[in-house]
Context: one part of a larger RNA
């Protein structure tokens, strides 16, 4: 010097940050991911319309007109909505955590001639004909419920067939380049492989589909280097090195199989065992280093514990499915139901770490033509001197050096211009009136904030440790190897500057000290 600290006293404000390091324990509740009616049937909750009834204002020749409001009933052409249901997109993203992991990680330079990439751009083509169901729904039915079963109806950008297609894939025949080869490039032959003219408009408006080529972006996968201790761990490996062939993949590859071969790795530490996410940074130091990996940022793992594999551009998937454990719940005892390492929040461990707040107003992300809708991301409030920075607690005059306290050598000294007192200030402070910027044609959650203007008043606001030496800063009491201090040296046994109380002083100062931890 430093800290995500903690404890002990103490405590005015404002910015800007940080805030379960401990048990990856267990978790009440609430909300963290939906959303499209401009794909579809279908539907009547909410509007609207139409009818019927009430019958206020008002107007009256007292007869009545007038129609607010309220109730009811009916309507899907009302191209207003919409639970639920098909269907599309998302939902792999953003949030959390550091258990695993010493390399299947990670930083760094490569290679991929061995590969994938939805949404997004651009460029060339297409979109010809036909067809079966099925969710919602009715109707029967099981079941305590979770949840089902049967029968029958119906739509779609669901689904399926047939056509037709290249620069597409398989397969095969050249030719040309190059370094044999894969590989590009170009020219053929068989054989495969598509689609939703669908939604919508005042409009051939705009949006969607298919195929195929290039770009973007994001990822898989390979390879050199470098990445903690331990040798009181010295031999380690049978898919184990390689090879042929097949299989699998989006791709190479013992990745996975048959079969052959006997190989690989290793004191340049292999194999074991223990500890550990990497980085970028951060802290210290003059550097070299040495310790760290909290906020922010890149990667990677991981979602109660194990294991799976489905959809799908992407997952082996936190808030998805299935098994199988342990918990915890419900139960009619047959059988179900969860997963806070998401944001608060609890209850449990610790020294020890915050509201079950507001808003989607901004920036962002999903879905949608759009309006919009969702977003505990994020933006903001709130609590905590936890940390940096920044202001303050008043200035200037005042000696007869007032009183108190202390101390004395009893003359006096110290506290001390300090205090009274006089002027003087308003930075905070309190009331009062104004009031933003962030936002763009509207839209502000912070928020009547930040701020400004009057106007009041010294008025709201100082402690904490230390005074033997190192180390700045003495004196008097009390105790008397007791009580006690105390990093180190070492005080204390009767005049203790060291131990305790006082007076002075010294250093910091909304802090000060102690304690841990690093350098």
């Nucleotide at each position: 010097a430093g800290u995500g600290a903690a404890c002990g006293c103490u405590g005015g404000c404002g910015g800007c940050g940080u805030g379960c390091u401990u048990a990856a324990c267990a978790c009440a509740u609430g909300c963290a991911a939906g959303u499209c009616g401009a794909a579809c049937g279908a539907g009547a909750a909410c509007g609207g319309c139409u009818c019927a009834a009430u019958g206020a204002a008002c107007c009256u020749u007292c007869g009545g007109g007038g129609g607010a409001u309220u109730u009811g009933a009916g309507u899907g052409u009302c191209a207003g909505c919409u639970a639920a249901g098909u269907g599309g997109c998302g939902c792999a993203c953003g949030g959390g955590u550091g258990a695993g992991u010493a390399a299947u990680g990670u930083a760094u330079a490569g290679g991929u001639a061995a590969c994938a990439u939805g949404c997004c751009c651009u460029u060339g083509g297409g979109a010809g004909g036909g067809g079966g169901a099925u969710a919602a729904c009715a109707g029967c039915u099981g079941g305590a419920a979770a949840c089902g079963g049967c029968u029958g109806c119906u739509a779609a950008u669901a689904c399926c067939c047939c056509a037709u297609a290249c620069a597409c894939c398989u397969u095969u025949u050249g030719u040309a380049u190059a370094u044999u080869a894969a590989g590009u490039a170009u020219a053929g032959a068989a054989g495969g492989g598509a689609a939703a003219c669908a939604g919508u408009u005042u409009a051939u408006u705009c949006u969607g589909c298919c195929c195929a080529a290039g770009g973007a972006u994001u990822g898989g996968c390979c390879u050199g280097u470098a990445u903690c201790g331990u040798a009181u761990c010295a031999g380690u490996u049978a898919g184990u090195u390689g090879g042929u062939g097949a299989g699998g993949u989006a791709a190479c590859g013992g990745c996975u199989c048959a079969c052959c071969a006997a190989g690989a790795c290793g004191a340049u530490g292999a194999c074991g065992c223990g500890u550990a996410g990497c980085u970028g940074g951060u802290c210290u130091g003059a550097g070299a280093g040495g310790a760290u990996g909290a906020u922010c940022a890149g990667c990677c793992a991981c979602a109660c514990u194990g294991g799976a594999a489905c959809u799908g551009a992407g997952a082996c998937a936190c808030g998805g499915u299935c098994c199988a454990g342990a918990c915890u719940c419900c139960u009619a005892c047959g059988g179900g139901a969860g997963g806070c390492a998401g944001c608060a929040g609890u209850g449990g461990g610790g020294a020890a770490u915050a509201u079950u707040g507001c808003a989607c107003a901004a920036u962002g992300g999903g879905g949608g033509g759009a309006a919009c809708c969702c977003u505990g991301a994020u933006g903001c409030a709130g609590c905590a001197a936890c940390g940096c920075c920044g202001c303050g607690u008043g200035g200037a005059g005042g000696a007869u050096g007032a009183c108190g306290c202390a101390u004395u050598u009893c003359g006096g000294u110290g506290u001390g211009u300090a205090a009274a007192c006089u002027c003087c200030u308003u930075u905070u402070c309190u009331g009062u009136c104004g009031g933003a910027a962030g936002a763009u044609a509207a839209u502000g959650a912070c928020g009547g904030u930040a701020u400004g203007a009057c106007a009041g008043g010294a008025a709201u606001a100082a402690g904490c440790a230390c005074c033997g030496g190192c180390u700045a800063a003495c004196u008097c009491c009390g105790u008397g190897c007791c009580a006690g201090c105390a990093g180190c040296c070492g005080c204390g046994g009767u005049a203790a500057u060291a131990c305790g109380g006082a007076g002075g002083g010294u250093g910091c100062a909304a802090g000060c000290g102690u304690u841990a931890c690093u350098c």